[in-house]
RNA sequence: CUCAUGAAGAGUGGCCGAGGGAACGGGCCCGAAGACGCCACGGCAACCGGCUCGGUGGCAAACUGAGCGCGGUGCCAAUUCCCGCCCCGAGUUCGGGGGACAUGAG
Numbered sequence: 001c002u003c004a005u006g007a008a009g010a011g012u013g014g015c016c017g018a019g020g021g022a023a024c025g026g027g028c029c030c031g032a033a034g035a036c037g038c039c040a041c042g043g044c045a046a047c048c049g050g051c052u053c054g055g056u057g058g059c060a061a062a063c064u065g066a067g068c069g070c071g072g073u074g075c076c077a078a079u080u081c082c083c084g085c086c087c088c089g090a091g092u093u094c095g096g097g098g099g100a101c102a103u104g105a106g
Base pairs, nucleotide, nucleotide: 001106002105003104004103005102006101011041012040013039014038015037019030020029021028024084025083026082027081042076043075044074047072048071049070050068051067052066053065054064055063056062080100085098086097087096088095089094
């Protein structure tokens, strides 16, 4: 940079000790009854690999549907916590899309 996904789902223990929820601003939350982070174990999910069954296919390569959850990631408060900037509909509200961000694959 490109593509896909992001309203579902899944926590206990130990260590640490003051902030944390990506960045900035606002809101709203979490947090000394210990958050965030780190470690261990457990779990969720099914993006990639692998395996099983099926379909397509000079039945070869390959593509594809379903399943497993073995390996590589990821994730386990709140919609990506909500809003901001742009566009469309609608017209204080609101809905949809983009952008931004996150994750995976290339």
This is a predicted structure of a 106-nucleotide RNA (SAM riboswitch aptamer (S box leader)) from a soil metagenome. Rfam family: SAM riboswitch aptamer (S box leader). Rfam links the family to the GO term regulation of gene expression.